Model confidence (mean pLDDT): 76 of 100. A computed fold for a 102-nucleotide RNA, annotated as Purine riboswitch aptamer. Rfam family: Purine riboswitch aptamer. Clan: Purine riboswitches. About the family: Riboswitches are metabolite binding domains within certain messenger RNAs that serve as precision sensors for their corresponding targets. Allosteric rearrangement of mRNA structure is mediated by ligand binding, and this results in modulation of gene expression. A class of riboswitches that selectively recognises guanine and becomes saturated at concentrations as low as 5 nM. In Bacillus subtilis, this mRNA motif is located on at least five separate transcriptional units that together encode 17 genes that are mostly involved in purine transport and purine nucleotide biosynthesis. It has also been shown that some members of this family are specific for adenine instead. Hence this family are termed purine riboswitches.
């Protein structure tokens, strides 16, 4: 030096994992049974529909209505869960290892 084969570090790349932003689904929506409460109230429990889908299908503010009866309306804002994409930069600082100097 050069090949190979072990280890060890570094660094590429791949993949996993979680985070966080998007996109697709679904509109946190539609219907239905049975109970509850009443202007200080407007809920509970369950069937069904919806997604090339598993699971969810709810809360809050605010408004409108209903003169005591059985039914609630609007508009805003905030998730979860599938699946798919992207992306986690740089820098101080501390702490631990090896080197190196004194």
């Nucleotide at each position: 030096a050069a090949u190979u084969c072990g280890c060890c570090c570094c660094g590429c790349a791949c993949a996993a994992u979680c985070g966080c932003u998007c996109g697709u689904a679904u509109a946190a929506c539609c219907u239905u049974g049975g109970g509850a409460a009443u202007a200080u109230g407007g809920c509970c429990c369950g069937g069904g529909a919806g997604u090339c889908u598993c699971u969810a299908c709810c809360c809050g503010a605010u408004u409108a209505c209903c003169g005591u009866a059985a039914a609630u309306u609007a508009u805003c804002g905030g998730a979860c869960u599938a699946c798919g994409a992207g992306u986690g930069a740089a820098u101080a600082c501390g702490u631990c290892a090896u080197c190196u100097a004194g």